[in-house]
RNA sequence: CCGUGCUAGGCGGGGAGGUAGCGGUGCCCUGUCGCUCGCAAUCCGCUCUAGCGAGGCCGAAUCCCCUCUCGAGGGGUGCGGCCUGCGGGUCGGCUUCGCCGGGUGCGGCGUCGAUGGCUCCGGGUCCUCGCGCGACGUCGGCCCGUGAACCAGGUCAGGUCCGGAAGGAAGCAGCCUUAAGCGGUCUCCGAUGGGCGCAGCGGGGUCUCUGGGCCGGAGCUGUCACCCGACCGGGUCUCCGCAGGUCGCCCUCGAAGGAGGGUGCACGG
Numbered sequence: 001c002c003g004u005g006c007u008a009g010g011c012g013g014g015g016a017g018g019u020a021g022c023g024g025u026g027c028c029c030u031g032u033c034g035c036u037c038g039c040a041a042u043c044c045g046c047u048c049u050a051g052c053g054a055g056g057c058c059g060a061a062u063c064c065c066c067u068c069u070c071g072a073g074g075g076g077u078g079c080g081g082c083c084u085g086c087g088g089g090u091c092g093g094c095u096u097c098g099c100c101g102g103g104u105g106c107g108g109c110g111u112c113g114a115u116g117g118c119u120c121c122g123g124g125u126c127c128u129c130g131c132g133c134g135a136c137g138u139c140g141g142c143c144c145g146u147g148a149a150c151c152a153g154g155u156c157a158g159g160u161c162c163g164g165a166a167g168g169a170a171g172c173a174g175c176c177u178u179a180a181g182c183g184g185u186c187u188c189c190g191a192u193g194g195g196c197g198c199a200g201c202g203g204g205g206u207c208u209c210u211g212g213g214c215c216g217g218a219g220c221u222g223u224c225a226c227c228c229g230a231c232c233g234g235g236u237c238u239c240c241g242c243a244g245g246u247c248g249c250c251c252u253c254g255a256a257g258g259a260g261g262g263u264g265c266a267c268g269g
Base pairs, nucleotide, nucleotide: 001269002268003267004266005265006264009058010057011056012030013029014028015027020047021046022045023044024043035055036054037053038052039051064262065261066260067259068258069257073253074252075251076250078249079248080247081246082245083244084243085242086241087240088239092237093236094235095234096233098231100229101228102227103226104225105224106222107221108220109219116215117214118213119212120211122209123208124207126205127204128203129202130201131200132198133197134196136193137192138191139190140189141188143184144183145182146181152177153176154175155174160169161168162167
């Protein structure tokens, strides 16, 4: 160096998550690549030599191991920029709606006298008081009914009394009328009461309007225009918080690729 047969080892890897930790099934990324079967996320199997069980293939090198490089992709309560949505704050800036106050201009009135003050007459609103009228309540009268054993009246059977008789007298019951009283009624009359009512009359008060007289001596009025200020509401910018997207940087893990290095045993030639 070659040939044969074996062994170590390999037959994907990685990320997040999960786990005391490791690996697997599951999710995601990657390699022109799946070794096969069984177990398995309210998990399955192990223990730093870290899947377990069974079977098959390759086999000391393009295939195994180590280091370096590159960087698909993933992760980070990391840093920064940009964008979006939601919520909030201050009114810090800008703008706008409405209301109020002030100023100016313009128009009208005004020395043929403004605003204002005093006074007089008249009117209106509201309140209140009195009278009047009405309704209501109560009482009385009128009316009707009832209503007296005897101490109201009339008439008085029977009976009683006086009388010789004729006749008279008193008078109970009953009947009638009525007094006091009791009851009732539609109405009518009168008296009286009040947080009842009013088309009536009058008095007083508050507020307000018109007009007259006097005082006084220059304003009054119109949102029509502009300016300023104050209050409130809205929009937007800024600020704060939360959530999301994207870009860049940083940190971390890292496939495939590339480079370099390393690594058995036995027999035979």
Molecule: Bacterial large signal recognition particle RNA
Organism: soil metagenome